[in-house]
RNA sequence: AAUGCAGGUCACCUUAUCGCUCUGGCUUUAGUCAGGGAGGAAAGUCCGGACACCAUAGUGCGGCAUAGCGGGUAACACCCGUCCCCCGAAAUUUCGGGGCGGACAAGUGCAACAGAAAGUAUGUACAGGUAAUGCUGUAGUGAAAUCAGGUAAACUCUAUGCGGUGCAACGCCAUGUAAAUCAGUGUUUGAGGGCUGCACGCCCGAGCUGAAGGGUAGGCGGAUAGAAUUUUUGGGUAACCAAAGAUCCAGAUAAAUGAUAAGGGGCCUUUAUAAGGCAACAGAAUCCGGCUUAUGACCUGCUUUUUAU
Numbered sequence: 001a002a003u004g005c006a007g008g009u010c011a012c013c014u015u016a017u018c019g020c021u022c023u024g025g026c027u028u029u030a031g032u033c034a035g036g037g038a039g040g041a042a043a044g045u046c047c048g049g050a051c052a053c054c055a056u057a058g059u060g061c062g063g064c065a066u067a068g069c070g071g072g073u074a075a076c077a078c079c080c081g082u083c084c085c086c087c088g089a090a091a092u093u094u095c096g097g098g099g100c101g102g103a104c105a106a107g108u109g110c111a112a113c114a115g116a117a118a119g120u121a122u123g124u125a126c127a128g129g130u131a132a133u134g135c136u137g138u139a140g141u142g143a144a145a146u147c148a149g150g151u152a153a154a155c156u157c158u159a160u161g162c163g164g165u166g167c168a169a170c171g172c173c174a175u176g177u178a179a180a181u182c183a184g185u186g187u188u189u190g191a192g193g194g195c196u197g198c199a200c201g202c203c204c205g206a207g208c209u210g211a212a213g214g215g216u217a218g219g220c221g222g223a224u225a226g227a228a229u230u231u232u233u234g235g236g237u238a239a240c241c242a243a244a245g246a247u248c249c250a251g252a253u254a255a256a257u258g259a260u261a262a263g264g265g266g267c268c269u270u271u272a273u274a275a276g277g278c279a280a281c282a283g284a285a286u287c288c289g290g291c292u293u294a295u296g297a298c299c300u301g302c303u304u305u306u307u308a309u
Base pairs, nucleotide, nucleotide: 001305002304004302005301006300007299008298009297010296012264013263014262015261016260017259018258020037021036022035023034024033025032026031039281043292044291046290047289048288049287050286051166052165053164054163058200059199060198061197063162064161065160066159067158068082069081070080071079072078083101084099085098086097087096088095089094102157103156107155108154109151110150124139125138126137127136128135170221171220172219173218181211182210183209184208185207192204193203194202195201228247229246230245231244232243233242234241235240266278267277268276
């Protein structure tokens, strides 16, 4: 200097004018003042929850998930530590990266080609041995060759655990009609409905199903003060926990968060200044904690190669 792997930080700032939108005040129907306004992934919808409803109990089967040990967390398939195993370098210590890490004598499967033959199957060549027989050994092939071993992000078994649906959840208000008509069926001899998928069981229950026809599509809440962010101190190997202080940082509803100008900042080029150039992936929609994926610049650690001393 280049290459590969892993981890981390940032993702522009200020001012002025105009425009959009939310909150609060003043005002009196239109304005004015003050303050705020899209990310590290908002993406994927893959996990876990908060919250809401089913709702008043369950049992069994099925289904799904997890898998060394310990800890963290509201919880997790997440994170931390440690043991073991694998890969790379090294050489005897260690460093970096990875692990879907219980069980193959409970059972069923799978293994191309090569080879004589891939399982209680088969017999090529040589040797030994027997009454006889692949009975024994060596060699060939192959990842694996004689009641074999391998494989369970193969089916499965074992252990442990698990209600469902989802903000288009759910709740409230207003308007309007036809609380009507016809047919079938049911009313404790219980139709129909609910509890996930099934069965049992339990609960609600006077309506239910079909036909024809009529009216409506509006508004408000949920909706952003939180398992919140951040500083210091203490505890802990760490993840993280505790205490004290400070801060309030979008809430739209077909969807706002922008445009212009100037200056500054970052990176690159340059001996330096000046000048010049560059800035990716990408837009909240109930919210939070993770994981995965996309992406620009910089930093750190390790590996390999090359060059110079």
A computed fold for a 309-nucleotide RNA from uncultured Muriicola sp., annotated as Bacterial RNase P class A. The model forms 98% of the base pairs in the Rfam consensus. The coordinates come from a structure-prediction model, not an experiment, and the mean pLDDT is 77. Its Rfam family is "Bacterial RNase P class A". Rfam classes the family as a ribozyme. It was read from a public genome assembly, where an Rfam model found it.